[in-house]
RNA sequence: GCGCCGGUAGUCUAGUCUGGUAGGACCUUAGCCUUCCAAGCUAAUGACCUGAGUUCAAAUCUCAGCCGGCGCA
Numbered sequence: 001g002c003g004c005c006g007g008u009a010g011u012c013u014a015g016u017c018u019g020g021u022a023g024g025a026c027c028u029u030a031g032c033c034u035u036c037c038a039a040g041c042u043a044a045u046g047a048c049c050u051g052a053g054u055u056c057a058a059a060u061c062u063c064a065g066c067c068g069g070c071g072c073a
Base pairs, nucleotide, nucleotide: 001072002071003070004069005068006067007066010026011025012024013023020056028044029043030042031041032040049065050064051063052062053061
């Protein structure tokens, strides 16, 4: 330099192919339970790498860029 894959919450991850309310787990907070704690149950908070384009509508499609991984040279 070229090609391929990936980037979603404090952490891990699903969803992208086929555009239509961003889901789950852990953590945190509150409540219930308990003499107290832990465990368990319920609830709540919080996320689509950046910019542009297409579209009524973009995590999803297109283009450019950034970061990481793999391969080739």
A computed fold for a 73-nucleotide RNA from archaeon UBA543, annotated as transfer RNA.
Its Rfam family is "tRNA".
The prediction has a mean pLDDT of 81.